[in-house]
RNA sequence: GGGGACUUAGCUCAGCAGGUUAGAGCGCUACGCUCACAUCGUAGAGGUCGUAGGUUCGAGUCCUAUAGUCCCCA
Numbered sequence: 001g002g003g004g005a006c007u008u009a010g011c012u013c014a015g016c017a018g019g020u021u022a023g024a025g026c027g028c029u030a031c032g033c034u035c036a037c038a039u040c041g042u043a044g045a046g047g048u049c050g051u052a053g054g055u056u057c058g059a060g061u062c063c064u065a066u067a068g069u070c071c072c073c074a
Base pairs, nucleotide, nucleotide: 001073002072003071004070005069006068007067010026011025012024013023019057028044029043030042031041032040050066051065052064053063054062
């Protein structure tokens, strides 16, 4: 220098053809259970979907640019 993959909750990751309010597990908080702790159960908090534009009635999903991480070629 060229090519490719990834970026979504605190962490690890889903999201299958663009379509109402974006999800799971773990973690966290509260309550229940217990003498107590753990486990378990119930409820809850937590998200500008990397960033900026564009297309569209409508974008996590499509297009462009850009940042970061990783891999391949030279």
The prediction has a mean pLDDT of 80. This is a predicted structure of a 74-nucleotide RNA (transfer RNA) from a Bacillota bacterium. Lineage of the source: Bacteria > Bacillati > Bacillota. It matches the Rfam family "tRNA". It is annotated as a transfer RNA.